[in-house]
Molecule: transfer RNA
Organism: uncultured Eggerthellaceae bacterium
RNA sequence: GCGGGUGUGGUUCAAUGGUAGAACCGAAGCCUUCCAAGCUUCUGACGCGGGUUCGAUUCCCGUCACCCGCU
Numbered sequence: 001g002c003g004g005g006u007g008u009g010g011u012u013c014a015a016u017g018g019u020a021g022a023a024c025c026g027a028a029g030c031c032u033u034c035c036a037a038g039c040u041u042c043u044g045a046c047g048c049g050g051g052u053u054c055g056a057u058u059c060c061c062g063u064c065a066c067c068c069g070c071u
Stems, first nucleotide, its partner, number of pairs: 001070007010024004018054001026042005047063005
């Protein structure tokens, strides 16, 4: 330099054009003599910028970060 892949809560992963979901973590409460465990509730996210569309995490373009391959 060229090609390909992946970017979603603090972490690990889903979702596929139509309100973005789960587990762990965090906060509050219940239970317990206390702690641990357990139960309930809550907070918090689509890498960034454009385009298409009634509507974009999803499709297209660019860009950034990381990974893989080629030279």